[in-house]
């Protein structure tokens, strides 16, 4: 400089339950606990998937509102995939 993740140091994150909070929801955040992580670090203003649907529209009740319904991201997930950075060691 290359490639990889069988070993090795130092450390690092925290999954699911419970607790409080926040939000309409998904999902955040603290605290708690550790399932697991060499990228479980960063990108959700632009790639592919998921997830939810106050507003908004369609539809229907037959009326100034409702709803066991159906669309819809501008809301969200990096611990699906991607992409970008990058630690230790041996080869």
């Nucleotide at each position: 400089g290359g490639a990889a993740a069988c070993u090795u140091a130092u450390g690092g994150c925290a999954a699911a339950g419970c607790c409080g909070g926040u939000g309409a929801a998904a999902g955040c955040c603290g605290g708690u606990g550790a399932c697991g992580c060499a990228a479980a670090a960063c990108u959700a203003a632009a790639g592919g998937g998921a997830c939810u649907a106050c507003c908004g529209g369609a539809c229907g009740c037959c009326u100034a509102g409702c709803g066991u319904u159906c669309c819809c991201a501008u809301g969200u997930c990096a611990g699906c995939c991607a992409g970008u950075u990058g630690c230790c060691u041996g080869c």
Description:
The RNA shown here (c-di-GMP-I riboswitch aptamer) has 91 nucleotides and comes from Aquitalea magnusonii. Of the family's consensus pairs, 95% are formed in the model. The prediction has a mean pLDDT of 79. Lineage of the source: Bacteria > Pseudomonadota > Betaproteobacteria > Chromobacteriaceae > Aquitalea. The sequence was found by an Rfam model in a public genome assembly.